[in-house]
Context: one part of a larger RNA
RNA sequence: UUGGGCGUAAAGCGUUCGUAGGUGGCUUUGGAAGUCUACUGUCAAAUCCCAGGGCUCAACCUUGGCUAGGCAGUAGAGUACUCUAGAGCUAGAGUUUGGUAGAGGUAGGGGGAAUUCCCGGUGGAGAGGUGAAAUUCAUAGAUAUCGGGAAGAACACCAGUGGCGAAAGCGCCCUACUGGGCCAAUACUGACACUGAGGGACGAAAGCUAGGGGAGCGAAAAGGAUUAGAUACCCUUGUAGUCCUAGCUGUAAACGAUGGAUACUAAGUACUGUCAAAAACAGCGCUGUAGCUAACGCAUUAAGUAUCCCGCCUGGGGAGUAUGCUCGCAAGAGUGAAACUC
Numbered sequence: 001u002u003g004g005g006c007g008u009a010a011a012g013c014g015u016u017c018g019u020a021g022g023u024g025g026c027u028u029u030g031g032a033a034g035u036c037u038a039c040u041g042u043c044a045a046a047u048c049c050c051a052g053g054g055c056u057c058a059a060c061c062u063u064g065g066c067u068a069g070g071c072a073g074u075a076g077a078g079u080a081c082u083c084u085a086g087a088g089c090u091a092g093a094g095u096u097u098g099g100u101a102g103a104g105g106u107a108g109g110g111g112g113a114a115u116u117c118c119c120g121g122u123g124g125a126g127a128g129g130u131g132a133a134a135u136u137c138a139u140a141g142a143u144a145u146c147g148g149g150a151a152g153a154a155c156a157c158c159a160g161u162g163g164c165g166a167a168a169g170c171g172c173c174c175u176a177c178u179g180g181g182c183c184a185a186u187a188c189u190g191a192c193a194c195u196g197a198g199g200g201a202c203g204a205a206a207g208c209u210a211g212g213g214g215a216g217c218g219a220a221a222a223g224g225a226u227u228a229g230a231u232a233c234c235c236u237u238g239u240a241g242u243c244c245u246a247g248c249u250g251u252a253a254a255c256g257a258u259g260g261a262u263a264c265u266a267a268g269u270a271c272u273g274u275c276a277a278a279a280a281c282a283g284c285g286c287u288g289u290a291g292c293u294a295a296c297g298c299a300u301u302a303a304g305u306a307u308c309c310c311g312c313c314u315g316g317g318g319a320g321u322a323u324g325c326u327c328g329c330a331a332g333a334g335u336g337a338a339a340c341u342c
Base pairs, nucleotide, nucleotide: 004313005312006311007296008295012310014202015201016200017199021195022194023193025089026088027087028086029085030084031083033082034081035077036076037075038074039073040072041071042070043069049065050064051063052062053061054060092192093189094188095187096185097184098183099182100181104178105177106176107175108174109173110172111155115151116150117149118148119147120146121145122144126137127136163170164169207248208247209246210245211244212243216242217241221237222236223235224234259309260308261307262306263305264304267287268286269285271283272282273281274280291298292297315342316341317340324335325334326333327332
């Protein structure tokens, strides 16, 4: 490389947009590039193979001979398929109209509960914490309780195997701007489609830079316990951080461990949306037939049956290491071996 694979054995890029490329609906006309047919030339000799011959045989030597196929040229075929040029169609795709659900996004404003702190009142000895304690707080009045004030962060119930989003993710209320989906119906465009190497964009948490903010929680750190020890688990404190703004980083068990698109292939049932309702369509779950699977299981939301495009895998360790390159402020990220060893 071929072949075989990628839910769990190695293997689906975190997600998406899209360039080149690859692939691509129905009808018809022309061309004849692919395709098919025939002929010609060529594919050295030796070798291989087949049939003979010569060394006593054989190895060896020697004579003759081919198919299929490739390439080039010439001539043709046009039933089919691909291609190409033209014309048309509407089932794919998109536009329009009317509805509609939603924690989809961004910005601004508002709200209550709780927590902590501050001020004041009552009150007077404990509180806190644990398996038990202690560190700790408290007669300079704590804990508790009532009133007032401030701050920051998160939004109980509703809440759901529920919804939305490409994924990451999104949940108090209101307003503005804004993206996408679904359903129904007519009209319009007329293949405008699918995938997508490179490339662009987004991308939890932690981390970094600058400026704010800092209630609670809390890496690090300190102390108290436990213990043989205890650089831990438990407790008391507590700095970064967690929050906001503007940038950077670009990784996760970024998981459905399952790439995207299209078509087909039993049923039953819960829920969501459209709808007066049913049916149907779109989604989201469960059970399950055929089929598939090493098994587990999957099963119209396929891991079934097929086609197209991309990514990836090729024994374990060494190793996601070394080196080089690119990116980054750094941390590091991306790409990514070999020797050796079993």